[in-house]
RNA sequence: GGGCUGGUAGGUCAAUGGCAGACCGCUUGCAUGGCAUGCAAGAAGUUACGGGUUCGACUCCCGUCCAGUCCA
Numbered sequence: 001g002g003g004c005u006g007g008u009a010g011g012u013c014a015a016u017g018g019c020a021g022a023c024c025g026c027u028u029g030c031a032u033g034g035c036a037u038g039c040a041a042g043a044a045g046u047u048a049c050g051g052g053u054u055c056g057a058c059u060c061c062c063g064u065c066c067a068g069u070c071c072a
Stems, first nucleotide, its partner, number of pairs: 001071007010024004018055001026042006048064005
């Protein structure tokens, strides 16, 4: 320098162009004398960044950055 894969909640990951979700973690409440545990509720996102296409983009296109991998 070139090819490929990936970047989404604090963490691990989903989401066929049509309301951004699950699990774990966190907070609150209830049950227990208390812990553990169980149940219920809640908070937490500029979907890496900048543009484009579209009525509508996490998703499609272009560029940039970062990580991994392969080639030179």